[in-house]
């Protein structure tokens, strides 16, 4: 030092605002908020998670079923200009645009599943070249 197996931490931010209403943190003005890698540094490139559907199915229990755990396939939103520069759809300027699913007056910012899952990140720890 490089992969490789385990372990253990850590791993998502935002409205006590006006307004109309019986009722709205959900409508309207208006204000905030940006997960992991990669690239010139990024919510809108390129990939990855989660959430949602659909399939399969160890182990367990149980005795033939669940389908949580694993896996696997689907499905997943949204930016233009300008300008500096080797080099930015990433920076800087102007202007816009996005946002699972249940609930509940229609929610990215409430409340729930979630003390849950998770890309990944950081030490450690064993044998091996």
């Nucleotide at each position: 030092a490089u992969a490789a197996u385990u372990c253990u931490u850590u791993g998502a931010g935002g409205g006590c605002a006006g307004g109309u209403g019986a009722a709205a943190u959900u409508c309207c003005u208006c204000a905030c908020c940006g997960g992991c890698g990669g690239u010139a540094a990024a919510g809108u490139c390129c990939g990855c998670a989660a959430a949602c559907g659909c399939c399969g199915c160890a182990a367990a229990u149980u005795u033939u079923u669940u389908a949580u755990a694993c896996g696997g396939c689907g499905c997943c939103g949204a930016a233009c200009a300008a300008g500096u520069g080797u080099a930015a759809u990433u920076c800087u300027u102007g202007u816009a645009c996005c946002g699972a699913c249940a609930g509940u007056a229609u929610a990215g910012u409430c409340u729930g599943g979630a003390u849950a899952g998770g890309a990944a990140a950081a030490g450690g720890a064993u044998a091996c070249u």